[in-house]
Annotation
A computed fold for a 165-nucleotide RNA from uncultured Acetatifactor sp., annotated as Lysine riboswitch aptamer. The model forms 100% of the base pairs in the Rfam consensus. Its mean pLDDT, the model's own confidence on a scale to 100, is 83. NCBI's taxonomy places the organism under Bacteria, Bacillati, Bacillota, Clostridia, Acetatifactor.
């Protein structure tokens, strides 16, 4: 160094069906009352709409999506991914937000519960942190089984372990 494989059937991710939920919302259309603002995430600037009625309210009709999320078969895999950081794209221009992406730059061996905090319509899911038992692999001691297996105890964890060359 190269090659091929395990962790689990609740590993990890990616689109495509369907369904729930978003929501009877959001928008659109009329009405009813009101009387100067509103809108482009927020903030300046600029732009748009507005007394041929803004925002709001009243009634009434039409009536979604989008990211999340549950099943299903498939494809991609085993740092699979995930999340910080910085870098480039885009959101009317400026910062800030968010939303794509690229980097072995840093972090985490995997899922699960709880607890706060973040997004979120949301007891749903997720992302960070901390705590807890499982559980996967190696070391070390201890025991058992005669073979080299099982069992416990300590400790580490993925650029890591096992096989083969």
């Nucleotide at each position: 160094g190269a090659u091929a494989g395990a962790g689990g059937u609740u590993g990890c991710g990616u689109g495509c069906u369907u369904c729930a939920a978003g929501a009877g919302u959001a928008a659109c259309u009329g009405u009813c009352a009101g009387g100067a603002u509103g809108c482009g995430g927020c903030g300046g600037a600029c732009g748009c709409a507005g007394a041929u009625g803004a925002g709001u309210u009243u009634c009434a009709g039409u009536g979604a999506a989008a990211g999340g999320g549950a099943a299903g078969a498939a494809c991609g895999c085993c740092g699979a991914a995930a999340g910080a950081a910085a870098g480039g794209a885009g959101u009317u221009c400026c910062g800030u937000g968010c939303u794509c992406u690229u980097u072995g730059u840093c972090u985490u061996g995997g899922g699960c519960a709880u607890a706060c905090a973040g997004u979120g319509a949301a007891g749903a899911a997720u992302u960070g942190u901390a705590u807890g038992a499982c559980u996967g692999u190696c070391a070390u001691c201890c025991g058992u089984a005669u073979g080299u297996u099982c069992g416990g105890a300590u400790g580490g964890u993925g650029c890591g372990c096992u096989a083969u060359c």